Predicted 3D model of a 71-nucleotide RNA (transfer RNA) from a Lachnospiraceae bacterium. Model confidence (mean pLDDT): 81 of 100. The sequence is in RNAcentral, with records from ENA. Taxonomically the source falls in Lachnospiraceae (Bacteria, Bacillati, Clostridia, Lachnospirales).
[in-house]
């Protein structure tokens, strides 16, 4: 410089046009004398700009960043 993949909760991490699971950390409850354990409840403008669609995390363009490779 040129390709190609990835960015989604404090961490890991599904999801491929039609309400974003799950696990963990955090909080608050409950139970215990007190704690751990168990068990409820609780939180995301999906990296950023724009298009495209009745509707976008999902597609398209473009930006940042990061990871391989090729020069």
């Nucleotide at each position: 410089g040129g390709u190609g993949c990835g960015a989604u909760a404090g961490c890991c991490a599904a999801g491929c046009g039609g309400u974003a699971a799950g696990g963990u950390a955090g909080u608050g409850g409950u139970c215990u004398g007190c704690a751990a354990c168990a068990c409820c409840a609780u939180g995301g403008u999906c990296a950023c700009c724009g298009g495209u669609u009745c509707g976008a995390a999902u597609c398209c363009g473009g930006u940042u960043c990061g990871c391989a490779c090729c020069u």